[in-house]
RNA sequence: GAAGUUCGCUAGGGGUGCCUGCAACUGCGGGCUGAGAGCACACCCUCCGAACCUGACCCGGCUAGCACCGGCGUAGGGAACGCGAGCAGACCAUCGA
Numbered sequence: 001g002a003a004g005u006u007c008g009c010u011a012g013g014g015g016u017g018c019c020u021g022c023a024a025c026u027g028c029g030g031g032c033u034g035a036g037a038g039c040a041c042a043c044c045c046u047c048c049g050a051a052c053c054u055g056a057c058c059c060g061g062c063u064a065g066c067a068c069c070g071g072c073g074u075a076g077g078g079a080a081c082g083c084g085a086g087c088a089g090a091c092c093a094u095c096g097a
Base pairs, nucleotide, nucleotide: 001091004087005086006085007084008083009082010080011046012045013044014043016040017032018031019030020029021028022027052077053076054075058071059070060069061068
């Protein structure tokens, strides 16, 4: 010096399911998993990209049920080579011993 990492700012991307009670046009509660279950001015993710989408009304398991767990997935897509501060010090260069 630089990879990396943490925080902040700005810009951008994304999802909001399953079961159940009341209501019966809407909607209002309860339960499950999760960071987040539809406006939370929240949460997550931005190329070292599994945030999220396609495959998929997919396959196996579990469950009251469900992307709940796993496969699929070394698959195909997918939004910042952004700015600032701190930590760090692989790796590279220079100097000295």
Overview:
Predicted 3D model of a 97-nucleotide RNA (TPP riboswitch aptamer (THI element)) from an uncultured Phycisphaerales bacterium. The coordinates come from a structure-prediction model, not an experiment, and the mean pLDDT is 76. Its Rfam family is "TPP riboswitch aptamer (THI element)". Rfam links the family to the GO term thiamine pyrophosphate binding. About the family: Vitamin B(1) in its active form thiamin pyrophosphate (TPP) is an essential coenzyme that is synthesised by coupling of pyrimidine and thiazole moieties in bacteria. The previously detected thiamin-regulatory element, thi box was extended, resulting in a new, highly conserved RNA secondary structure, the THI element, which is widely distributed in eubacteria and also occurs in some archaea. Analysis of operon structures identified a large number of new candidate thiamin-regulated genes, mostly transporters, in various prokaryotic organisms. The THI element is a riboswitch that directly binds to TPP to regulate gene expression through a variety of mechanisms in archaea, bacteria and eukaryotes. through a variety of mechanisms in archaea, bacteria and eukaryotes. The sequence was found by an Rfam model in a public genome assembly.